Transfer RNA from Candidatus Nealsonbacteria bacterium CG23_combo_of_CG06-09_8_20_14_all_36_125, 73 nucleotides, folded computationally. Its mean pLDDT, the model's own confidence on a scale to 100, is 81. Lineage of the source: Bacteria > Bacteria candidate phyla > Candidatus Nealsoniibacteriota. The sequence is in RNAcentral, with records from ENA. Its Rfam family is "tRNA". From the family's description: Transfer RNA (tRNA) molecules are approximately 80 nucleotides in length.
[in-house]
RNA sequence: GCCCCCAUAGCUCAAUUGGUAGAGCAGAAAGCUCUUAACUUUAAGGUUCCAGGUUCGAGUCCUGGUGGGGGCA
Numbered sequence: 001g002c003c004c005c006c007a008u009a010g011c012u013c014a015a016u017u018g019g020u021a022g023a024g025c026a027g028a029a030a031g032c033u034c035u036u037a038a039c040u041u042u043a044a045g046g047u048u049c050c051a052g053g054u055u056c057g058a059g060u061c062c063u064g065g066u067g068g069g070g071g072c073a
Stems, first nucleotide, its partner, number of pairs: 001072007010025004019056001028042004049065005
């Protein structure tokens, strides 16, 4: 220098060939308990890496960039 893959909640990961962004864990509250832990229940938590484009509609498609991993030279 060229090519490929990845980036989504605090963490680990889903999201069906474009149609309401979810789960587990962690944290919070409540119940239970003399108290803690464990257990049960509930609610919350997101500029989907950044900037544009296409589309009625983009996490998903296109272009450029950033960061990480891998391959070739």